[in-house]
RNA sequence: GGAGCCGGCCAGGCAAUCGCGGCACAGUUUACUGGGUCGAGGAAAGUCCGGGCUUCGCAGGGCAGAGUGCCAGGUAACGCCUGGGGGGCGUGAGCCUACGGAAAGUGCAGCAGAAAAUAUACCGCCGGCUCGAAGGAGCAGGUAAGGGUGAAAUGGUGCGGUAAGAGCGCACCGCGCAGGUGGUAACACUCUGUGGCAAGGUAAACCCCACUCGAAGCAAGACCAAAUAGGAAGGCUGAAUCGCGGCCCGCGAUGCCUUCGGGUAGGUCGCUUGAGACCCCUGGCGACAGGAGGUCCAGAUGAAUGAUUGCCCACGACAGAACCCGGCUUAUCGGCCGGCUCCACUC
RNA sequence: GUCCCCGUAGCUCAGCUGGAUAGAGCGCGCCCCUCCUAAGGGCGAGGUCACAGGUUCAAAUCCUGUCGGGGACGCCA
Numbered sequence: 001g002g003a004g005c006c007g008g009c010c011a012g013g014c015a016a017u018c019g020c021g022g023c024a025c026a027g028u029u030u031a032c033u034g035g036g037u038c039g040a041g042g043a044a045a046g047u048c049c050g051g052g053c054u055u056c057g058c059a060g061g062g063c064a065g066a067g068u069g070c071c072a073g074g075u076a077a078c079g080c081c082u083g084g085g086g087g088g089c090g091u092g093a094g095c096c097u098a099c100g101g102a103a104a105g106u107g108c109a110g111c112a113g114a115a116a117a118u119a120u121a122c123c124g125c126c127g128g129c130u131c132g133a134a135g136g137a138g139c140a141g142g143u144a145a146g147g148g149u150g151a152a153a154u155g156g157u158g159c160g161g162u163a164a165g166a167g168c169g170c171a172c173c174g175c176g177c178a179g180g181u182g183g184u185a186a187c188a189c190u191c192u193g194u195g196g197c198a199a200g201g202u203a204a205a206c207c208c209c210a211c212u213c214g215a216a217g218c219a220a221g222a223c224c225a226a227a228u229a230g231g232a233a234g235g236c237u238g239a240a241u242c243g244c245g246g247c248c249c250g251c252g253a254u255g256c257c258u259u260c261g262g263g264u265a266g267g268u269c270g271c272u273u274g275a276g277a278c279c280c281c282u283g284g285c286g287a288c289a290g291g292a293g294g295u296c297c298a299g300a301u302g303a304a305u306g307a308u309u310g311c312c313c314a315c316g317a318c319a320g321a322a323c324c325c326g327g328c329u330u331a332u333c334g335g336c337c338g339g340c341u342c343c344a345c346u347c
Numbered sequence: 348g349u350c351c352c353c354g355u356a357g358c359u360c361a362g363c364u365g366g367a368u369a370g371a372g373c374g375c376g377c378c379c380c381u382c383c384u385a386a387g388g389g390c391g392a393g394g395u396c397a398c399a400g401g402u403u404c405a406a407a408u409c410c411u412g413u414c415g416g417g418g419a420c421g422c423c424a
Stems, first nucleotide, its partner, number of pairs: 001343010012312007020039004025034004041318001045329002048327005053217004060249004065213005070084005085099001086097004100208002105206002107202002122147002124143003128139004155173006174197001175195005180189003221269004231260006240254004262423003276295001278293001280291004313316001348420007357373004366404001375391005397413005
């Protein structure tokens, strides 16, 4: 100097004028005015997970169902995060990983191919017998080295061996099993012994194993006010219907359910102080935990957070709260900071 | 705001317990029939199975994530 990896942060700035929502204050007075103060995001998004909160009988038993899936830890909890192991990619910094079980059982594998999980033999190779003058043909066998098919064909290389061959025998490599050592564990090994080598693939097919899960959602729910047609039709009737939602049992209550029609769509609470952010110290590799300090940082309900003008620059992306948090995923113009890797050159 | 469902030819739908040419009806194009048209008959074109990634030998189908569209939901009696 170039190329790249990881982590963190920012998200046009300043000024003036006009305007909007919340809060408390003051003045008039019950609705306005005045000045003050606060007023979107890293994703507010998708609604994909987890929790708080609320109601359902504080939710009993069984079956079914859903989810997760290497190990250890973190956490309120998680399918998230951290650290580690195995596997894959990259020269590397690093990145990715639905990664339990296929000797519990069942299913599936089109076409091709001799054969698709049972082992088998199309071409070939080999010796034997028969026929033929010969090339060769036929018959019954042996074989799986070679060829061929396929996504996948029953360990690999070499030597010996043989009629030809073959873990048939041996050496090395690979694999399985048992033990040992290290590690909390997953797992690992220049460790030891043993087995000629068996049980191929698919579980994001059914399934098995282990663990977790009650359901619905702030239009939850609580209260005040207003309004009236306690109407009509249909269904089921206590072996019913509802409350607990898929089913059964158990418990409790009783006329209940569906559709049509009718009325009303106003207000208060829930509603923002919270597993809250900021800064410092301590423990831990880290996620995170503990402690001290000061601090309050949107709460609307037709629903605010905007518009105009001027100056500057690197010319401004994706996009906007609606009960609240922790994550994940997706969208995103540019810029800053820190750590690290590789290549080339110079000293 | 919350919850649920669906994307396959121009339109309406099958296929979705994986298997290689993805079908049907209507529509469209050409030909036959007719004096001409309709009807009828024959032939044909037309699909990235919404998009992307993954599992598998193999994906419209199974899994995950996006994108688009549609529907339901107040209170009182």
This is a predicted complex of two RNAs, RNase P RNA and transfer RNA, with 424 nucleotides together. It holds a member of the Rfam family "Bacterial RNase P class A". Gene Ontology terms of the family: dimeric ribonuclease P complex, tRNA processing and ribonuclease P activity. It is annotated as a ribozyme. Its mean pLDDT, the model's own confidence on a scale to 100, is 78.